[in-house]
RNA sequence: GCCGCUUUAGUUUAAUGGUAAAACAAGUCACUCGUAAUGAUUAGCUGUAAGUUCGAUUCUUACAAGCGGCA
Numbered sequence: 001g002c003c004g005c006u007u008u009a010g011u012u013u014a015a016u017g018g019u020a021a022a023a024c025a026a027g028u029c030a031c032u033c034g035u036a037a038u039g040a041u042u043a044g045c046u047g048u049a050a051g052u053u054c055g056a057u058u059c060u061u062a063c064a065a066g067c068g069g070c071a
Stems, first nucleotide, its partner, number of pairs: 001070007010024004018054001026042005047063005
């Protein structure tokens, strides 16, 4: 220098164009003499910028970060 893959909640992962989901973690409440455990409930996310589309996590392009291959 060229090519490919990945990027979604605090963490690990789902979601093949139509309200973005689960587990753990966090807050609140209940339970308990108290703590833990348990139960209920709440908040929180699509790497950045454009394009296509009525509608984009999804399709296209560029950039950024990480990983791999070739030279």
Transfer RNA from an uncultured Erysipelotrichaceae bacterium, 71 nucleotides, folded computationally. Its Rfam family is "tRNA". Rfam describes the family as follows. Transfer RNA (tRNA) molecules are approximately 80 nucleotides in length.